Predicted 3D model of a 490-nucleotide part of an RNA (small-subunit ribosomal RNA, 5' domain) from an uncultured bacterium. RNAcentral holds the full RNA, with entries from ENA, Greengenes and SILVA. Model confidence (mean pLDDT): 87 of 100.
[in-house]
Context: one part of a larger RNA
């Protein structure tokens, strides 16, 4: 010169479209951020009216392992990039088969009763797509082969017919449920190679390295035990220590390279700090559970509660980083047969000139070259067409009337927006211009005041009585809703 998630001094009209805790993974008041399903279950209330609704709390099922957030840790198969076998998979599509006959129980509830509360005993009822036996089996294990073990299942609604005392059954349609195989698509495993400093770190390693065996997982394998053997790694830099999330990519440069690695997108890893499993198709689980620690709150002192690195917010820390807002109208996402809930993802407003881009603060004409201001060799010069003054415009304000698209899905559905964005009128130059410099680099010179003092400075340097270089004033240059300084990368 050029960039910044930037700060900071002086100034600020307005629109669009990003972007806004880089420090303290520092501690959090309050609210909210994950529910849902009556077409799976029985209960109790309450509407009405005799039959179904609304609600509540449970038991059940699916989902809370996405979706959001932060880089502590992490030099490693964590990441990039090709390659590969021993594997798994819930929801979704296809395909082919099944879905028989039974049981014992429980939570809500009622009674009784500990606690301060958090939360429970104990005895009695009860229902299911909850749980459990039987049977039946493509399947799977064993095994040369005959063959032998071994393993399922659940209904639920409507509608029509027959019968009828409540109900039962028949049959269609829809959903659900098993079992096996194919897909999608997601997961978990191994390798080559890739990408940071120090030798003032040279020697490390005993589950260490290989094998046989077993166990153990969804699987491969010292992943884990027994035994055997003595290996395995390293000047191509092991081990140690330092720092560090990795990438697409972002600045910058012709380029090669450097240096980063905020938003956005893709993998990691964490969730007060250490451990641990449990459920589950998937966790070793941010808003789950268990132990311990450390703060913190609450107790009747017996004992219990609780984790913003979610969205606002508060405190602290810091030179700095925003509202305790609307809305599910649109995309998504979870549940549901649907209506519809739910949803701080998300869509949108608020705050900030933090950045980018566009636009404006007037145009044209106007010399008696007014007036003031500085300067002056006292004639003038400059300010300067600048203003005053004539004529025009309305971008951009202000009222006024009209008025969208975002809606997909003939109806109905809009938070943004009690009409926004646009479009028309009226109104009046009206509402709107700073910052920095001015010796030389470097565009841009007087005057006064100061006396080596006050102070400038990015490098040269500048001030000790005429200072274009301190301070003010004119006045000019550069930028321009910015502008100078500071930091930091090229």
């Nucleotide at each position: 010169g050029g960039a910044u998630g930037a700060a900071c001094g002086c100034u600020g009209g307005c629109g669009g479209u990003a972007u806004g805790c880089u420090u303290a993974a520092c501690a959090c008041a309050u609210g909210c951020a994950a529910g849902u399903c009556g077409u799976a279950c029985g209960c109790a209330a309450g509407u009405u009216u005799u039959a179904a609704c609304u609600u509540g709390a449970g038991u059940g099922g699916c989902g809370g392992a996405c979706g959001g957030g932060u880089g502590a840790g992490u030099a490693a198969c964590a990441c990039g990039u090709g390659a590969g076998a021993a594997u798994u998979c819930a929801c979704c599509u296809u395909u082919a088969g099944g879905a028989g006959a039974g049981g014992a129980a429980u939570a809500a509830c009622a009674a009784u009763u500990g606690g301060a509360a958090a939360c429970g005993a104990u005895u009695g009822c009860u229902a299911a797509u909850g749980c459990c036996c039987c049977a039946u089996a493509u399947g799977c294990u064993c095994g040369c082969a005959a063959g032998a073990g071994c393993g399922a299942a659940a209904g639920g609604a409507a509608a029509g017919c027959a019968a009828u005392u409540u109900u039962u059954g028949c049959c269609u349609u829809c959903u659900g449920c098993c079992u096996a195989a194919a897909g999608a698509g997601a997961a978990g495993c191994u390798c080559g190679c890739g990408g940071c400093u120090g030798a003032u770190u040279a020697g490390c390693u005993a589950g260490u390295u290989g094998g046989u065996a077993a166990g153990g997982u969804a699987a491969u394998g010292g992943c884990u035990u027994a035994c055997c053997a003595a290996g395995g790694c390293g000047a191509c830099g092991a081990u140690c220590a330092g720092u560090a999330g990795c990438u697409g990519g972002u600045u910058u440069g012709a380029g090669a390279g450097a240096a980063c690695g905020a938003u956005c997108a893709g993998c990691c890893a964490c969730a007060c700090u250490g451990g641990a499993a449990c459920u589950g198709a998937g966790a070793c689980a941010c808003g789950g559970u268990c132990c311990a620690g450390a703060c913190u709150c609450c107790u009747a002192c017996g004992g219990g509660g609780g984790g913003c690195a979610g969205c606002a917010g508060u405190g602290a820390g810091g030179a700095a980083u925003u509202u305790u807002c609307u809305g599910c109208a649109a995309u998504g996402g979870g549940c549901g047969a649907a209506a519809g809930c739910c949803u701080g993802a998300c869509a949108g407003a608020g705050c900030a000139a933090u950045a980018c881009c566009g636009c404006g603060u007037g145009a044209g004409g106007g010399a008696a070259g007014a007036a003031u201001g500085c300067c002056u060799a006292c004639g003038g010069g400059u300010u300067g067409u600048a203003a005053a003054c004539c004529u025009c415009u309305u971008u951009u304000g202000u009222c006024a009337a009209g008025g969208a698209g975002g809606a997909a899905g003939u109806u109905c559905u809009g938070a943004c927006g009690u009409g926004u964005a646009c479009u028309u009128g009226a109104c009046g130059a009206a509402u709107a211009a700073g910052c920095a410099u001015c010796g030389g680099c470097u565009a841009a010179c007087u005057c006064c005041g100061u006396g080596c003092c006050a102070g400038c400075a990015g490098c040269c340097g500048c001030g000790g009585u005429a200072a274009u270089a301190c301070g003010g004033a004119g006045g000019a240059u550069g930028c321009g809703a910015g502008u100078g300084u500071u930091a930091u990368c090229c």